[in-house]
């Protein structure tokens, strides 16, 4: 000084003037007064859960999801360390990362052959005679192909081959280290292409439905019908069981509840590498039902992105102007 | 809000063990006709709604977005 790397943060402030929701205060009501008033993703509904009804969640089957270990967590397909591949000189990033050595199926064209395979080649023999043809042997060469039957050397042989051997990978078995993924180390020529975001197999998990759920209260209408088995209807799919209903009309987007203080966030402190977890604390908290949170003006160098809460959480991915912090790392030049 | 589904030419569609992008109207030359209509031949039009991954090889298998469509409220 430049180029890269990882992990954040803010997400506009103060003022005046209109104005809007909600809640307390006080009233007979109301005005007033006085407080509060969008996010970092409120998104997307892609997974987990509270709540809530359906038999406190039933049985079989079928469907689904998830995939290295080990821990955090209510709980995940989330997160943190690790363990193994792959990428980078490196700071450090990336992985749907069980099993085709359970079984089936696929690999178009091409190409003999796409998995027990001979087209050319290479050798052997026997014809024939010097170039043919038949058996047989052969995966070392050649050509096709995205992929050709572990690599590459040597030695072996008729010619060749893990036929043998060194090395290098894969894979069994054994020991040792480790919680555990696995890692090291001897053996054994054991060497079986590729796909599992194919079907399947293993392990583990999963009842369905969603606040428009759901419980109440009243308005209209209005009452009227009694009996039992098949059939609706809900319980995802299909078979059981299990609860409701059975005929005619009618019926307001009616109120009210559920609604926001919660596995919640902030600050310290203490454990842990870390996720997190435990204690404190005269610290914080939007709640509408046609939907409230704004509009203008001044200054602050600018003020401008994506983008609006609707039952609540935890996480995931997606959008995203501008400013800024910290902590690695690499090359250069100067001391 | 909350579930379910679709996107292939100008318009309406197919397109399954993953390997050729079709098939009807439409449009455009031709050629019958004097001329149009209509038949026939011939031909042109495609990021398979966008992006990434698996795979040798994607419409299609699998995630991520856009953008339409649809059903739920009391109701036997």
């Nucleotide at each position: 000084u430049g180029a890269g790397c990882a992990a954040g943060c803010a997400a506009g402030g103060c003022a005046a003037c209109a104005g809007c929701a909600c809640a307390a205060u006080a009233u007979a009501a109301a005005a007033a007064u006085u407080g509060u008033g969008a996010g970092g993703a409120a998104a997307g509904u892609c997974c987990g859960a509270g709540c809530u009804c359906c038999a406190c969640a039933g049985a079989g089957c079928a469907g689904g999801g998830u995939a290295g270990c080990u821990g955090c967590u209510a709980a995940c397909g989330g997160c943190a360390g690790c363990c193994a591949g792959a990428g980078g000189c490196g700071a450090c990033u990336c992985u749907a990362g069980g099993g085709c050595u359970a079984g089936u199926g696929c690999a178009a064209c091409a190409g003999a052959a796409a998995a027990c395979u001979a087209c050319c080649g290479c050798c052997a023999u026997a014809u024939u005679a010097u170039u043919a043809u038949a058996u047989g042997g052969u995966a070392a060469g050649g050509g096709u192909g995205a992929a050709a039957a572990g690599g590459c050397g040597a030695g072996g042989u008729a010619a060749g081959a893990g036929c043998u051997c060194a090395c290098c990978g894969g894979c069994a078995g054994c020991a040792a280290a480790g919680a555990g993924a696995u890692u090291u180390g001897c053996u054994g020529g054991c060497c079986g292409u590729g796909u599992a975001a194919a079907c399947c197999c293993u392990a583990c998990c999963c009842g369905g439905a969603g606040c428009a759920a759901c419980a109440c209260u009243g308005a209209c209408c209005a009452g009227a019908a009694u009996g039992u088995a098949u059939u609706c209807g809900u319980u995802u799919g299909c078979u059981c069981g299990a609860c409701g209903g059975u005929u005619c009309u009618a019926a307001c987007a009616a109120g009210u509840g559920g609604c926001u203080u919660a596995a919640a966030c902030c600050u310290g402190g203490c454990g842990g590498c870390a996720a997190c977890g435990c204690c404190a604390g005269c610290g914080u908290u939007a709640g509408a039902u046609a939907g409230a949170u704004u509009g203008u003006u001044g200054c602050c160098a600018a003020a401008u992105a994506c983008a609006g809460a609707a039952c609540u959480c935890g996480g995931c991915u997606u959008a995203u102007a501008u400013g800024u912090u910290u902590g690695g790392u690499c090359a250069c030049u100067u001391u | 809000g909350g579930g379910g589904c679709g996107u292939u030419a100008g318009c309406g569609c197919a397109g399954u063990u993953g390997g050729g992008a079709g098939c009807g109207c439409a449009c455009a030359a031709c050629a019958c006709u004097g001329g149009c209509a209509g038949u026939g031949u011939u031909g042109g039009g495609g990021u398979c709604a966008g992006g990434g991954g698996u795979u040798c090889g994607a419409a299609u298998c699998c995630c991520c977005u856009a953008c339409g469509c649809u059903c739920c409220a009391c109701c036997a």

Two RNAs folded together computationally: RNase P RNA and transfer RNA, 411 nucleotides in total. Rfam match: Bacterial RNase P class A. The family's RNA type in Rfam is ribozyme.